Molecule: Guanidine-I riboswitch aptamer
Organism: Ornithinibacillus halophilus
RNA sequence: UCUAUCGUUUUCUAGGGUUCCGCAAUUUGUAUUGGUCUGGACCGAGAGAAAACACAUAGCAUUGCUAUGGCACGGAGGGAUAAAAGCCCGGGAGAU
Numbered sequence: 001u002c003u004a005u006c007g008u009u010u011u012c013u014a015g016g017g018u019u020c021c022g023c024a025a026u027u028u029g030u031a032u033u034g035g036u037c038u039g040g041a042c043c044g045a046g047a048g049a050a051a052a053c054a055c056a057u058a059g060c061a062u063u064g065c066u067a068u069g070g071c072a073c074g075g076a077g078g079g080a081u082a083a084a085a086g087c088c089c090g091g092g093a094g095a096u
Base pairs, nucleotide, nucleotide: 007053008052009051010050011049012048015043016042020040021039022037023034024033025032026031055069056068057067058066059065060064071091073094077089078088079087
């Protein structure tokens, strides 16, 4: 310097906080406070799981079918949302 779909989506999980619900305390109160409240609900992984579709290559009994599809250590800082996070910047900077 060149070479890669180093693919997309859905569901779930690790994880995450506190607008809403609930719970607890205070209270005249439908108000205030608490996520150092298990939860409902919510956000949620490139490097976590599963599935579907797509793509590439090879083969075949060819308007399709089958098989294969690897590797991945990673700050600080910033951003969004009510707020935070393995979310986004980011397969980034950097390292090997």